Record summary: Predicted 3D model of a 72-nucleotide RNA (transfer RNA) from a Nautiliaceae bacterium. Its Rfam family is "tRNA". By type it is a transfer RNA. Model confidence (mean pLDDT): 83 of 100. The sequence is in RNAcentral, with records from ENA. Lineage of the source: Bacteria > Pseudomonadati > Campylobacterota > Nautiliales > Nautiliaceae.
């Protein structure tokens, strides 16, 4: 220098054009002598950045950034 893959709450993850799913963790309550477990409820991601396409983009296209793999 070239090619391919990935980037979504604190962590892991689903999603594949119609407005983001679940688990763990966190907070409140119930339960318990107490803790854990369990049960109920809640907060938390404008989806790596910018631009484009579209009525509509996490999703499609371009460039860039970061990480991984391969070629030279």
């Nucleotide at each position: 220098g070239g090619g391919c893959c990935a980037g979504u709450g604190g962590u892991c993850u689903a999603g594949a054009g119609g407005u983001a799913u679940g688990a763990c963790g966190c907070c409140c309550g119930c339960c318990c002598g107490a803790c854990a477990a369990g049960c109920g409820g809640g907060a938390g991601a404008u989806c790596g950045g910018c631009g484009g396409u579209u009525c509509g983009a996490a999703u499609c296209c371009g460039c860039c950034c970061u990480g991984g793999c391969c070629c030279a």